[in-house]
RNA sequence: GGGUCAGUAGCUCAGUUGGUAGAGCGGCGGCCUUUUAAGCCGACGGUCCCGAGUUCGAUUCUCGGCUGACCCACCA
Numbered sequence: 001g002g003g004u005c006a007g008u009a010g011c012u013c014a015g016u017u018g019g020u021a022g023a024g025c026g027g028c029g030g031c032c033u034u035u036u037a038a039g040c041c042g043a044c045g046g047u048c049c050c051g052a053g054u055u056c057g058a059u060u061c062u063c064g065g066c067u068g069a070c071c072c073a074c075c076a
Stems, first nucleotide, its partner, number of pairs: 001072007010025004019056001028042004049065005
């Protein structure tokens, strides 16, 4: 330098023909228990990496950029 894949909650990840974004874990509150743990219940938590475009409407489609992983090539 070229190519492929990925970027969504604090973490790991879903999200399918474009239509108001979810789970598990963790944290918080409550129940239970002598207490803790375990178990159960609840609410909170999001600029869907950034920008632009298409569209009535974009996490989803197109383009550019950034970051990471892998492969290839080049130089030494």
A computed fold for a 76-nucleotide RNA from a Candidatus Altimarinota bacterium, annotated as transfer RNA. The coordinates come from a structure-prediction model, not an experiment, and the mean pLDDT is 80. Taxonomically the source falls in Candidatus Altimarinota (Bacteria, Bacteria candidate phyla). Its Rfam family is "tRNA". By type it is a transfer RNA.